[in-house]
Molecule: c-di-GMP-I riboswitch aptamer
Organism: Pseudocolwellia sp. AS88
RNA sequence: ACAAAGAAAAGGCAAGACACGCGAAAACGUGUUACGCAAAACCACCGGUCUAAGGAUUUACAUUUCGUAAAUCUAUGACAGCGGAGUUACCGAA
Numbered sequence: 001a002c003a004a005a006g007a008a009a010a011g012g013c014a015a016g017a018c019a020c021g022c023g024a025a026a027a028c029g030u031g032u033u034a035c036g037c038a039a040a041a042c043c044a045c046c047g048g049u050c051u052a053a054g055g056a057u058u059u060a061c062a063u064u065u066c067g068u069a070a071a072u073c074u075a076u077g078a079c080a081g082c083g084g085a086g087u088u089a090c091c092g093a094a
Base pairs, nucleotide, nucleotide: 006091012037013036016033017032018031019030020029021028035081041087042086045084046083047082048079049078050077054074055073056072057071058070059069060068061067
């Protein structure tokens, strides 16, 4: 120095809840608090999960034809504190 591992110390992040904002929603942002986290730093490449505005199909009602309601499917939307991959990183005991 690198890899694996993680006592101590100095710090770091911030679940859920509440308030406000934003979005069709999932979610996200800011503030307060602190569930937890040795990568709970970054990253949507892979798997998984969430949502369904828009689109498609079906059913019912209506019937000039457009419509109205419900259901199902669908990501181009999202989750990095679900897992994997990749990138970067503080400290110095075993």